RNA sequence: CCCUCAUCCAGAGGGGCAGAGGGAACCGGCCCGUUGAAGCCCCGGCAACCACCUCGCGCGUGAGUCUCAAGACCAUCUACCCGCGGGACAGGUGCCAACUCCGGCCCGUCAGAGCAGAGCGCUCGGACGGGGAAGAUGAGCG
Numbered sequence: 001c002c003c004u005c006a007u008c009c010a011g012a013g014g015g016g017c018a019g020a021g022g023g024a025a026c027c028g029g030c031c032c033g034u035u036g037a038a039g040c041c042c043c044g045g046c047a048a049c050c051a052c053c054u055c056g057c058g059c060g061u062g063a064g065u066c067u068c069a070a071g072a073c074c075a076u077c078u079a080c081c082c083g084c085g086g087g088a089c090a091g092g093u094g095c096c097a098a099c100u101c102c103g104g105c106c107c108g109u110c111a112g113a114g115c116a117g118a119g120c121g122c123u124c125g126g127a128c129g130g131g132g133a134a135g136a137u138g139a140g141c142g
Stems, first nucleotide, its partner, number of pairs: 001142001003140006013043005021032003026104004044096003048093003053087006060081001064073003100134001105131006112124004
């Protein structure tokens, strides 16, 4: 870096250097920022994924686990393993304004504004729900 899969309305900030931007990209909106942005460093924190530990459950499975070895340990409607759920931890990543800050494309529901008018209509923006695109993070593969 490509690809695959899962997740994205939870959570968590102080200091130093720096000095004007930042919220991925484009457009629109709305925010953050000289009471100090980005970036870098230090300290602290959070707990999504992986790993480890632990508890419960299961018409699941059915003898192992640790060790170089010696040996030790567990255990037979059970342990290990596997799956699901809860807890703990902070080792590997990650993260610490705002739902991934919100919208943009498609579908649905709801209500509205304007135009036209005999009638059928036309245009516009909005709220909510679902999906997509893109992105982020993790795990796996190459």

Annotation
SAM riboswitch aptamer (S box leader) from Fodinicola feengrottensis, 142 nucleotides, folded computationally. Of the family's consensus pairs, 89% are formed in the model. Its Rfam family is "SAM riboswitch aptamer (S box leader)". Gene Ontology term of the family: regulation of gene expression. The coordinates come from a structure-prediction model, not an experiment, and the mean pLDDT is 79.